Record summary:
The RNA shown here (transfer RNA) has 73 nucleotides and comes from Sporomusa ovata. Model confidence (mean pLDDT): 81 of 100. The source organism's lineage runs through Bacteria, Bacillota, Negativicutes, Sporomusaceae and Sporomusa. The sequence is in RNAcentral, with records from ENA and Rfam. RNAcentral records the identical sequence in 3 taxa. Rfam family: tRNA. It is annotated as a transfer RNA. Gene Ontology term of the family: triplet codon-amino acid adaptor activity.
């Protein structure tokens, strides 16, 4: 230099051919216990890497950029 993968909640990830963004764990609150742990119930947490474009509508399609991983030279 060229090609390809990945980027979504604090962490690990799902979300499929565009229609209002979810799970598990973690955090916080409550119940339970003499207390802790475990268990149950609930709450909060996201500019879907960034910038543009297409569209009535974009995490999803298109382009560029950034970061990271792999391959080739």
């Nucleotide at each position: 230099g060229c090609c390809g993968g990945u980027a979504u909640a604090g962490c690990u990830c799902a979300g499929u051919u565009g229609g209002u963004a979810g799970a598990g764990c973690a955090a916080c609150g409550c119940u339970u216990u003499c207390g802790u742990a475990a268990a149950g119930c609930g709450u909060a947490g996201g500019u879907c890497a960034u910038c543009a474009g297409u569209u009535c509508g974009a995490a999803u399609c298109u382009g560029a950029u950034u970061a990271u991983c792999g391959g080739c030279u």